[in-house]
RNA sequence: AGAGUUAGGAGCUAGGGUUCCGGCGCCGGUACGUAUCCGGCGCGUCAGGUCCGAGAGCAUCCACCGGAGCGGGAGACAUCCCUCCGGGACACGGCGGGACAAAAGCCCGGGAGAC
Numbered sequence: 001a002g003a004g005u006u007a008g009g010a011g012c013u014a015g016g017g018u019u020c021c022g023g024c025g026c027c028g029g030u031a032c033g034u035a036u037c038c039g040g041c042g043c044g045u046c047a048g049g050u051c052c053g054a055g056a057g058c059a060u061c062c063a064c065c066g067g068a069g070c071g072g073g074a075g076a077c078a079u080c081c082c083u084c085c086g087g088g089a090c091a092c093g094g095c096g097g098g099a100c101a102a103a104a105g106c107c108c109g110g111g112a113g114a115c
Stems, first nucleotide, its partner, number of pairs: 004115001008061002011058002015052002020049002022046001023043007064087005071082004090110001092113001096108003
């Protein structure tokens, strides 16, 4: 100095906060009443539902790659499609910034850097 390209989809989880629902507290109204109902405010230090959610988490389907031929289809007889079997790997990593109500293992980002 250069290379390490690409790496998809839906589902879920770790994790995340607080729009909405629920929960808890306070206040007001109704009321005989600390109940119930209605409304307002606060609390996520509130183990819930909705919500966000991983390249380096899970699991699955595909793209793609290799193979089989007993089978089906097409054919220009090179082969292609279907079917079936197998693979579908690897992966240290900030600070800072960004979005939605907000935050995050989200996005910038398989980035910078490290190697």
Predicted 3D model of a 115-nucleotide RNA (Guanidine-I riboswitch aptamer) from Devosia insulae DS-56. Model confidence (mean pLDDT): 76 of 100. Taxonomically the source falls in Devosia insulae (Bacteria, Pseudomonadati, Pseudomonadota, Alphaproteobacteria). Of the family's consensus pairs, 96% are formed in the model.